[in-house]
Context: one part of a larger RNA
RNA sequence: CUGGGCGUAAAGCGCGUGUAGGCGGUUCGGUAAGUUGGACGUGAAAGCUCCUGGCUCAACUGGGAGAGGUCGUUCAAAACUACUGGACUAGAGGACGGUAGAGGGAGGUGGAAAUUCCCGGUGUAGUGGUGAAAUGCGUAGAUAUCGGGAGGAACACCAGUGGCGAAGGCGGCCUCCUGGGCCGUUCCUGACGCUCAGACGCGAAAGCUAGGGGAGCAAACGGGAUUAGAUACCCCGGUAGUCCUAGCUGUAAACGAUGUGAACUAGGCGUUGGUGGGGUAAAAUCCAUCAGUGCCGAAGCUAACGCGAUAAGUUCACCGCCUGGGGACUACGGUCGCAAGGCUAAAACUC
Numbered sequence: 001c002u003g004g005g006c007g008u009a010a011a012g013c014g015c016g017u018g019u020a021g022g023c024g025g026u027u028c029g030g031u032a033a034g035u036u037g038g039a040c041g042u043g044a045a046a047g048c049u050c051c052u053g054g055c056u057c058a059a060c061u062g063g064g065a066g067a068g069g070u071c072g073u074u075c076a077a078a079a080c081u082a083c084u085g086g087a088c089u090a091g092a093g094g095a096c097g098g099u100a101g102a103g104g105g106a107g108g109u110g111g112a113a114a115u116u117c118c119c120g121g122u123g124u125a126g127u128g129g130u131g132a133a134a135u136g137c138g139u140a141g142a143u144a145u146c147g148g149g150a151g152g153a154a155c156a157c158c159a160g161u162g163g164c165g166a167a168g169g170c171g172g173c174c175u176c177c178u179g180g181g182c183c184g185u186u187c188c189u190g191a192c193g194c195u196c197a198g199a200c201g202c203g204a205a206a207g208c209u210a211g212g213g214g215a216g217c218a219a220a221c222g223g224g225a226u227u228a229g230a231u232a233c234c235c236c237g238g239u240a241g242u243c244c245u246a247g248c249u250g251u252a253a254a255c256g257a258u259g260u261g262a263a264c265u266a267g268g269c270g271u272u273g274g275u276g277g278g279g280u281a282a283a284a285u286c287c288a289u290c291a292g293u294g295c296c297g298a299a300g301c302u303a304a305c306g307c308g309a310u311a312a313g314u315u316c317a318c319c320g321c322c323u324g325g326g327g328a329c330u331a332c333g334g335u336c337g338c339a340a341g342g343c344u345a346a347a348a349c350u351c
Stems, first nucleotide, its partner, number of pairs: 003323004007305002012319001014202004021195003025088007033081002035077007042069001048066007091192001092189003095185005103178007110155001116150007126137002163170002207248006216242002221237004259318006267296011300307002324351003333344004
């Protein structure tokens, strides 16, 4: 030739939809492009391998034979791939009947729940805060307590290695619109599939633009403490922001640090949603099975830790990525963005 890898050592794109491309179920027939065999042609010389000669040997060199190919022409084969025609149902999709859910969007609505503020009553000297204090608030009547009112944000209990979603994420209650899943029947289509460079969409928090809103919390900032100092940790305040509408940004320890799909490979114990059986007055315990979600473990794997049917086991298909540390999630260029900055991504030098 044909490298080895990607949970934690460098390495899985944050997630999806999907184009080109790659790959693709069972069966029958045809074709003969790939594939295989034969024949013919060609593959200069030198070189290479073998045999044999010449320089005293060797290098070097003469002669002979062979090998050498993504080659051409032609004949043949038809297993596999491909192409083409027909058929199938185990993949995929649909139909019908059920079913669980914080899945998404819009509108409405709730509380003898809490904080804050305002008004009024009672009431009087403190309150608050800390390790201890002080700043702060309070005789212009606070804190405490009772009644009334305003407003914003969040939804105690239920609540659960519970549920839903591709991921980000989703939790009071009601209504409307809407996506997906699971189970059962085996009724229909008949490979319609898998993956996916580009592309397109979604994408926590913070941040940005415009307009609203603003209770609590709280970067910045002010003050009080602590301390050698204290640009902090603690305390008193407090503005952006946090909330809503429309748009932008496009990042994260976007994590299971584990790409997607398919098949196969001991068991045991939970739990969620179905279905069937059994059981009951009705249930439940029980048995089987499908789909999820957890724990422990056979074999096996692993540097170890650990993983172990939700694989990091055994295989296949396709994509992404890694290739010593620093320089460098950088510079330059390109591109996107209002900006902040994002994406792509070096080198010198150095160990």